[in-house]
Predicted 3D model of RNase P RNA and transfer RNA as a complex of 379 nucleotides. The prediction has a mean pLDDT of 78. It holds a member of the Rfam family "Bacterial RNase P class A". Its family is annotated with ribonuclease P activity, dimeric ribonuclease P complex and tRNA processing in the Gene Ontology. By type it is a ribozyme.
RNA sequence: GAAGUUAGCCAGACAGUCGCCGCUUAGCAAUAAGGGGAGGAAAGUCCGGGCUGCAUAGAGCAAGAUGACGGCUAACGGCCGUACGCCGUGAGGCGAGGAAGAGGGCCACAGAGACGAGCGUAUUUAGUUACGGUGAAACGCGGCAACCUCCAUCUGCAGCAAGACCAAAUAGACUGGCAAUAGACGUGACUCGCGCUGCCAGUGGGUAGGUUGCUCGAGCGUGUGAGUAAUUGCACGCCUAGAUGAAUGACUGUCCUUGUAGCAAUACAAGACAAAACCCGGCUUAUCGGCUAACUUCCUCA
RNA sequence: GCGCCCGUAGCUCAGCUGGAUAGAGUACUUGGCUACGAACCAAGGGGUCAGGAGUUCGAAUCUCUUCGGGCGCGCCA
Numbered sequence: 001g002a003a004g005u006u007a008g009c010c011a012g013a014c015a016g017u018c019g020c021c022g023c024u025u026a027g028c029a030a031u032a033a034g035g036g037g038a039g040g041a042a043a044g045u046c047c048g049g050g051c052u053g054c055a056u057a058g059a060g061c062a063a064g065a066u067g068a069c070g071g072c073u074a075a076c077g078g079c080c081g082u083a084c085g086c087c088g089u090g091a092g093g094c095g096a097g098g099a100a101g102a103g104g105g106c107c108a109c110a111g112a113g114a115c116g117a118g119c120g121u122a123u124u125u126a127g128u129u130a131c132g133g134u135g136a137a138a139c140g141c142g143g144c145a146a147c148c149u150c151c152a153u154c155u156g157c158a159g160c161a162a163g164a165c166c167a168a169a170u171a172g173a174c175u176g177g178c179a180a181u182a183g184a185c186g187u188g189a190c191u192c193g194c195g196c197u198g199c200c201a202g203u204g205g206g207u208a209g210g211u212u213g214c215u216c217g218a219g220c221g222u223g224u225g226a227g228u229a230a231u232u233g234c235a236c237g238c239c240u241a242g243a244u245g246a247a248u249g250a251c252u253g254u255c256c257u258u259g260u261a262g263c264a265a266u267a268c269a270a271g272a273c274a275a276a277a278c279c280c281g282g283c284u285u286a287u288c289g290g291c292u293a294a295c296u297u298c299c300u301c302a
Numbered sequence: 303g304c305g306c307c308c309g310u311a312g313c314u315c316a317g318c319u320g321g322a323u324a325g326a327g328u329a330c331u332u333g334g335c336u337a338c339g340a341a342c343c344a345a346g347g348g349g350u351c352a353g354g355a356g357u358u359c360g361a362a363u364c365u366c367u368u369c370g371g372g373c374g375c376g377c378c379a
Base pairs, nucleotide, nucleotide: 001298002297003296004295005294006293007292008291009290010289012255013254014253015252016251017250018249020037021036023034024033025032026031039273043284044283046282047281048280049279050278051159052158053157054156058192059191060190063155064154065153066152067151068082069081070080071079072078084095085094086093087092098150099149103148104147105144106143107142115140119132120131121130122129163212164211165210166209173203174202175201176200177199178198183197185195186194187193205378206377219238220237221236222235223234224233225232226231256271257270258269259268260267261266303375304374305373306372307371308370309369312328313327314326315325321359330346331345332344333343334342352368353367354366355365356364
C1' cells in the first nucleotide's frame, strides 16, 4: 500500500422565521411566558418477561417447545466460555448437536442380496475362517429420531380493543335450538375441581363519548470493584414523547458530504433505511455515507 | 392486537405420506390439412418450484427464517 475479519459508534451541523402535540406558571377568559417532542432499527410480530383479568391459578390427561457440557439472566429457542464436527491460506464463520437400547416405520435407482440373516467363491460334503463388482449405507454392535416414539426440562389461558370508572342511548324486544337439577356457560382441546346461573345462533334496536391504565423504568451516564467473558456489586449525577381523524413539519442563510459542468473561481442538483401507540430483554430483516479499535493474508521498502 | 391461508411455465391449476427426466389444460413456435384463415392432427421450446439457510445419500415436498398477497374476529343488549 491492497484485500479482508471481528467488535463498537454517528445517522448531515449551526442559527433564524412561521407552524403542530403534550407539560408548567400567570390569567375569569382570550392569551402570554418558559421548557420538552421518534429509532437503531420505532419495522417483522419470530421468541421471552413485566402488567392486568379469569379460583391469591388448582389436579389429571393431552398437546406444544427445547435438547453437547458449564455459566449469565426477571425469563428465553437469547447471550458468554469450553470441547467436538464442517468451511476458510488465515483473522474467523456456521452447527435444533440426548437415546437406534423398548416398540413401530422408511432406506428409491443400482446391486445376487437393503436389515435378517441368508447367498456366491476359496473348498468334495458339514462346520469354522477370509473375501464379495453395486451403493450414502453390505456380510456388522448399519443408517434415518427437523418419521412416529422413548428420556430429561419447561409451558394454565387470554391480551392495554387487557382491566377499572363515569356518561349517553332503548324494544334489557322477537324467532329458532339445547337444557332444566342436571346440563349449558366462564376457567378457550378434554376430565375433575372451583365459580355462576340459563346459554348458543339469527333478526331487529341502540351507542360510535370521556377519564384512567400511560410512562420513573429489570431506566440512562460517569467512575470504581468482582469475573476469561456474558453479567453483576457500590458511589455520584440525570429525567429523556405520551398522541388517538393520531403531533414531531416547512422555509431561509452559512458550512459539510456526494454527483454533474468548468483550467479555475464558481454554478446547479441531491442528502440512506425508515415514523412511537402499555412497557422492557433478545432475534431477524432494511440501511447513503463515514469514524474508531484489535486482528489476518499478500506485495513493496529499510 | 389475535387467528388462518396462499405463492409451481405468459395464464389457470395438479404433484406436497421425500426418490431423481417437475406435469396437465390454455397460450407461443414450426410442420401438415386448406384456394386462404379458423378448427383439427403432429412435433417442439419455455420453470432459480417466491428468496435464503439447515436436516438427509437425496428436498417442490420436512424444519427454521425472510419477502409478497389475501381472509376472518373484537362495543351494549